[in-house]
Formats: sequence, C1' cells, structure tokens
RNA sequence: GGUAGAGGCGCGGUGAUCAUGAGUCACACAUCUUAAGGUUCUGACAGCCGUUUUAAGGAUGUGUAAAAGGGAAAACCGCCGAAGUGGAGCAUAGGUCAGAGAUGCUUUGCUGGGGCUGGAGUGAAUAACUUCAGGACUGUCACCGGUUGUAGGAUCGGUGGAGUGCUACU
Repeated sequence: GGUAGAGGCGCGGUGAUCAUGAGUCACACAUCUUAAGGUUCUGACAGCCGUUUUAAGGAUGUGUAAAAGGGAAAACCGCCGAAGUGGAGCAUAGGUCAGAGAUGCUUUGCUGGGGCUGGAGUGAAUAACUUCAGGACUGUCACCGGUUGUAGGAUCGGUGGAGUGCUACU
C1' cells in the first nucleotide's frame, strides 16, 4: 500500500400504511368595514386587481375542504467518516435584479459512538433535527498498578488520546 472486519437503541436511503399538519390554506355564499391603496421572506422595479354605485384588501358566520416539509412504521437497499455539520465556490427553481432561505455538487475544517440534562436555532408542534456545554456509559489504543500464568496472554482498576484511529491477513 491492498483486502476483510469490530463498536450497537450503530449510520443513512426507499418506504405500502398511519397520525399530526387542520377544520388550517384555499374556494363559494351572506353581512360588516376600509382607500388611494393592495399584491413576494425583505428592498427596488415591472405586471395584475382596485380607485367614490367603491368591495382590490380586511373581519365575522355558514358550507365544502386540502397539500408540502417534518414524524412513526412492515419490508427492502447501501454501509462502519457509516454520516452529520461550519466556511468558501458553482448550479437549479420561482416576473427581473440584489440579499436571505431551500435543494444538489465541489473543496476545506470539526465530530469514535449511542443516550440523559440544560441553553440556542429550524419547525404548526411538547414531535423531530442541528449545535454548544455538562455528567456518566460504551468500544478501541497507550501508560501505570493489582490478580493469575513459566511466558505469550487473560482479567480488574486508574489516567489519557482520537476514526487520517483500531484489529486480522498480505
């Protein structure tokens, strides 16, 4: 260098079906109200609707009545930097431009892993996810010490490190 593996509520993807989203958005009708306005995540422009018989917009009531993201789940698939995330760049979509956000790709930094508690963020949410901090747990390696053994080693305890690591073969 190559090949194959280990950690365990292990990681990620698809996912019939189900709940939530929500009696919400939207539509129709009725009533009321309002004005030089209203319309996007924000700003500018454009377009559209409306401008005194207002009915664009807003509110209330009645009727009909969603969807997406996120979540659970049978089963299947890919795996053990599995994967996630911060920075930078590029691309895509929505009327145009700019910013922010979403998705994907490239590059670079961080994180061994799952869980609990608290803070922050995203979110309709008390779900879930991300991140920060803290406490233990667990796997691995190194060092120190105890027990056992002729020894290799096994086992227990303590301290510390990180996956660009560890183990086996070559």

RNAcentral holds the sequence, with entries from MGnify. The RNA shown here (Lysine riboswitch aptamer) has 170 nucleotides and comes from uncultured Eubacterium sp. Its Rfam family is "Lysine riboswitch aptamer". Rfam describes the family as follows. Riboswitches are metabolite binding domains within certain messenger RNAs that serve as precision sensors for their corresponding targets. Allosteric rearrangement of mRNA structure is mediated by ligand binding, and this results in modulation of gene expression. This family includes riboswitches that sense lysine in a number of genes involved in lysine metabolism, including lysC. Its mean pLDDT, the model's own confidence on a scale to 100, is 79.